[in-house]
């Protein structure tokens, strides 16, 4: 160095839930907490999976207007729909790094 990680030590992280707190939600963050974990350290390049505010699109309704057409255009305003540049590293791979022990 690289490979093991069945044991033993030396420390580590910390799911579910509760609290408080950003956030349109998915999620984050801090506190407790401890399902678990040898990379549950770093990293959204790839698969994947959530989410869907703003935005597309239909549908309905209001209100101005043009106008006589049950028609046309603005324009707020409820369901729905597509959508990531918004997220998850404790889905999986790649990429980067590091602790202890080799009984």
């Nucleotide at each position: 160095a690289a490979c093991u990680g069945c044991a033993a030590a030396a420390g580590g992280c910390a799911a579910a839930c509760c609290c408080a707190u950003c956030g349109a939600a998915a999620g984050g963050u801090g506190g407790g907490g401890a399902c678990g974990c040898a990379a549950a350290g770093u990293c959204a390049c790839c698969g994947g999976u959530c989410u869907a505010a703003a935005g597309u699109a239909a549908u309905c309704c209001g209100u101005c207007g043009g106008c006589a057409g049950u028609c046309c255009g603005a324009u707020g305003g409820a369901u729905u729909u597509c959508c990531a540049g918004g997220a998850c590293a404790g889905c999986g791979g790649a990429a980067c790094c590091g602790c202890c022990a080799g009984g």